[in-house]
RNA sequence: CGGGGAGUAGCGUAGUCCGGUAAACGCGCACGUCUGGGGGGCGUGAGAGCGGGGGUUCAAAUCCCCCCUCCCCGACCA
Numbered sequence: 001c002g003g004g005g006a007g008u009a010g011c012g013u014a015g016u017c018c019g020g021u022a023a024a025c026g027c028g029c030a031c032g033u034c035u036g037g038g039g040g041g042c043g044u045g046a047g048a049g050c051g052g053g054g055g056u057u058c059a060a061a062u063c064c065c066c067c068c069u070c071c072c073c074g075a076c077c078a
Base pairs, nucleotide, nucleotide: 001074002073003072004071005070006069007068010027011026012025013024020058029045030044031043032042033041034040051067052066053065054064055063
């Protein structure tokens, strides 16, 4: 430098293909409850507007453009 993949709650993922009114799951966390307590079970809840910016649209995590970071492959230099 070229090609490909990834970035979404504290952590790990889904959702993106095919836009639909606003984001799901597991673990973790808080509270309540069962238990004498621990562990564990059950219930409730908090927590992300989706890497950054711009654009298209009535509407964008999703489509388009630019940029950043990480990973893989290749090329180049040594």
Model confidence (mean pLDDT): 81 of 100. The RNA shown here (transfer RNA) has 78 nucleotides and comes from a bacterium. It was read from a public genome assembly. Rfam family: tRNA. Gene Ontology term of the family: triplet codon-amino acid adaptor activity. About the family: Transfer RNA (tRNA) molecules are approximately 80 nucleotides in length. Their secondary structure includes four short double-helical elements and three loops (D, anti-codon, and T loops). Further hydrogen bonds mediate the characteristic L-shaped molecular structure. tRNAs have two regions of fundamental functional importance: the anti-codon, which is responsible for specific mRNA codon recognition, and the 3' end, to which the tRNAs corresponding amino acid is attached (by aminoacyl-tRNA synthetases). tRNAs cope with the degeneracy of the genetic code in two manners: having more than one tRNA (with a specific anti-codon) for a particular amino acid; and 'wobble' base-pairing, i.e. permitting non-standard base-pairing at the 3rd anti-codon position. The family's RNA type in Rfam is transfer RNA.